[in-house]
Context: one part of a larger RNA
RNA sequence: CCUGCAGGUAGACGAAAAGACCCCAGAAGCUUUACUACAGCUUGGUAUUGACUUAGUUCGAUUGAUGCGUAGCGUAGCCGUGAGCCUUUGAAGCUAUCCUCUCGGGGAUAGUGGAGGCGCCAAUGAAACAGCGGUCUUCAAUUGGGCUAAGUCUAAUGUGUGCGGAAAAACCGUCAUGCAGACAGUAUCUGGUGGGUAGUUUGACUGGGGCGGUAUCCUCCUAAAAAGUAGCGGAGGAGUUCAAAGGUCAGUUAGCAACGAAUGGAAACCGUUGCGAUAGUGUAAGAGCAGAAACUGGCUUAACUGUAAGACGGGCAUGUCAAGCAGAUACGAAAGUAGAAUCUAGUGAACCGACGUUUUGCUUUAGAAGCAGACGAAGAUUAACGGAUAAAAGUUACUCUGGGGAUAACAGGCUAGUUGCGCCUAAGCGUCCAUAGCGACGGCGCAGUUCGGCACCUCGAUGUCGACUCAUCUUAUCCUGGUGGUGGAGAAGCUACCAAGGGUUCGGCUGUUCGCCGAUUAAAAAGGUACGUGAGUUGGGUUCAAACCGUCGUGAGACAGGUUGGUCUCCUAUCUCCUGCAGG
Numbered sequence: 001c002c003u004g005c006a007g008g009u010a011g012a013c014g015a016a017a018a019g020a021c022c023c024c025a026g027a028a029g030c031u032u033u034a035c036u037a038c039a040g041c042u043u044g045g046u047a048u049u050g051a052c053u054u055a056g057u058u059c060g061a062u063u064g065a066u067g068c069g070u071a072g073c074g075u076a077g078c079c080g081u082g083a084g085c086c087u088u089u090g091a092a093g094c095u096a097u098c099c100u101c102u103c104g105g106g107g108a109u110a111g112u113g114g115a116g117g118c119g120c121c122a123a124u125g126a127a128a129c130a131g132c133g134g135u136c137u138u139c140a141a142u143u144g145g146g147c148u149a150a151g152u153c154u155a156a157u158g159u160g161u162g163c164g165g166a167a168a169a170a171c172c173g174u175c176a177u178g179c180a181g182a183c184a185g186u187a188u189c190u191g192g193u194g195g196g197u198a199g200u201u202u203g204a205c206u207g208g209g210g211c212g213g214u215a216u217c218c219u220c221c222u223a224a225a226a227a228g229u230a231g232c233g234g235a236g237g238a239g240u241u242c243a244a245a246g247g248u249c250a251g252u253u254a255g256c257a258a259c260g261a262a263u264g265g266a267a268a269c270c271g272u273u274g275c276g277a278u279a280g281u282g283u284a285a286g287a288g289c290a291g292a293a294a295c296u297g298g299c300u301u302a303a304c305u306g307u308a309a310g311a312c313g314g315g316c317a318u319g320u321c322a323a324g325c326a327g328a329u330a331c332g333a334a335a336g337u338a339g340a341a342u343c344u345a346g347u348g349a350a351c352c353g354a355c356g357u358u359u360u361g362c363u364u365u366a367g368a369a370g371c372a373g374a375c376g377a378a379g380a381u382u383a384a385c386g387g388a389u390a391a392a393a394g395u396u397a398c399u400c401u402g403g404g405g406a407u408a409a410c411a412g413g414c415u416a417g418u419u420g421c422g423c424c425u426a427a428g429c430g431u432c433c434a435u436a437g438c439g440a441c442g443g444c445g446c447a448g449u450u451c452g453g454c455a456c457c458u459c460g461a462u463g464u465c466g467a468c469u470c471a472u473c474u475u476a477u478c479c480u481g482g483u484g485g486u487g488g489a490g491a492a493g494c495u496a497c498c499a500a501g502g503g504u505u506c507g508g509c510u511g512u513u514c515g516c517c518g519a520u521u522a523a524a525a526a527g528g529u530a531c532g533u534g535a536g537u538u539g540g541g542u543u544c545a546a547a548c549c550g551u552c553g554u555g556a557g558a559c560a561g562g563u564u565g566g567u568c569u570c571c572u573a574u575c576u577c578c579u580g581c582a583g584g
Stems, first nucleotide, its partner, number of pairs: 001584008010576003015569001022404006028396004034200005040193003044189005050153016067136001068104001077135005084118003093112008157180006163173002204214002212232001216238006239385001240282001241341001246300007255275006280289002283346001285344003304327004310321003316386001329338003352379001355376004360372003411458001412456001413454003417451001419447006428438002465540001466538003470532001471529005478503003481498006505519005546564004550559003
C1' cells in the first nucleotide's frame, strides 16, 4: 500500500415527511355593536268572523228651533209667491215651570182669562214670520249607517269529560255534557327584533411581515446644460378665495440706511442725502413683472352666446394654448383692448335617479299626462382620488391546501457602523520629569468572538439554548520556563519581549451560558471549530395541542408576561473517515 473481518459514527449540507415557524395566494372553524339575507319571536290590516247593549264620534234623513251693523215700533239670514191670515177646536193679557241668550229679548208646556191679534198701508232701509214654498249658518230631539272603547250572548271555531266502534293508541261520531269564544288558532300582506342559522368581505405599497407612514394634484432639488427619469431620497404646499382682488381708461412709484427735528422710544408723521427693486404681487415654491403683471381713481360686467384654422403635450382617456368669423356689449377722443384673475395647485370617468329647455320621436287623448332622445346644469374625502358592489369587521396555538429560500427566525457568506485589540501624535497626571506607569482632544489600522446591516446557498426540512461525553486548533499567555525597563535596595510587584510543551479545581443558587457566593489552587486565560459535538446521550429552558393568573379585547382570542403538564424515529452504516486484528 491492497484485501477482508470486528467496531466507532465525524462527513456524504446522510434517510424519513412537496417545513407545522415566516411570507404570498386560497380554504375552513370560531366571534361580533362587519355587510346582506333567512328561520324564530313580535306589531298592525284583511279573510275564516256571527248576534246584541251602553258610551263617544262621524255621515245622512225627518221634525222643531236659531240668525241683533246703521236707520227703523223691533233680534229684518237669503230667494220667490202674496192681500189677506190666526182665533169659542179659545185671541190679547196674567201666573208657574223649562229651554235659549252678553244685556235686552225670543221660544215651548200647563193653568187662568173670555174676544181679540197680525198684515197690507205710512216711516226706515237693499229687504216685512199675515200666511205658503225653497234654501244657508248654528243647535236640539227622533231614526238609519260607519268607526272607536267597554260589556253581554251563542251558532262558527277551539278544548275537557263521558259513551260508542270486541280490547288498545291515533282518528272518528247528524251522540251527550261542561268550559272558552268571535278571542284564540290558521292563511296572506306589513313594521320591528333577530350571530339562532347562512353566504361573504375584511385591499395595496413595504430593504420579511406587523405597527407606523403613504396613495390624487402643485412647486423646487436629486436629474448627469433638449424632453423625460426611480427610491419609505431631501424640502414645502393644495382640496380655495375674490362682485372686485374681474374689464377698460387715466394717473402714481416702492423699500432700506445715515443725518436732522417737541412729547417720540428700535419702530408713527416731517425734511435732506445715498443705494437702486432688496418692496409688492390673496394663498406654497419656482419662473416673471418698472412701457409695470405693483399702487390709486372714474365708468362698468367680455367672470358673454354660437363656433374655430392651427399648434403643444400625450400609450389611451384626460389636459393646454389659440388667430379668425357671426351676434350682442363695456371702456376709450381714437387706435384699440376685453371669451375672468402674473403663470403653474384648488380636483373625479361612466352608470343612476332628480331638475330646466326643447318647431325631436313613440303611445294615447277632447286636451293634459307618460316613455325615449337632444341640449344645459346640480348630486361623489367614488381621498385606496382611471372610481371592483347600492351594501362588508375580526380571530385561529384546533387548523388545512398550494407555493416561496422571489421573503423573515438558526447557522454560513459579504460588510465592519458597533465590539475587541494595536499603533501615531502628546495637552496633562506622575513632588521635579510627556512616555517607570498612565494619557485627554484627534488621527491610522488589524481581527472577525458581540449587537447590527444586506437577503447570497438552503422552506420537495441545514434540528434550536444549556448540561454530559469526547475532543482538536489559535495566541491577543492565567500558571509553569527564559529575558529588557522600573518611580527595581532585598522580598513582593508593575510593564514589555520570547515562548502554546504541559496544566488551567470542587461545591451552593438558577434551565441557564453568564453572574453572585463558599472553600481551595502554581493558575482557576481568552477564543475558533455550523455560538465543535442530539444517524453520541439528555430535554431543565424556548416553541404545538390541555389548564390557571395578571393585563388587553364587546367577543372569538392575544401577550420576548408568569405558572403546571407534555411521544427526541432507525437493536439493522452503502461510501468516505477513524480504531483494532488477520492475510498478501
Molecule: large-subunit ribosomal RNA, domain V
Organism: bioreactor sludge metagenome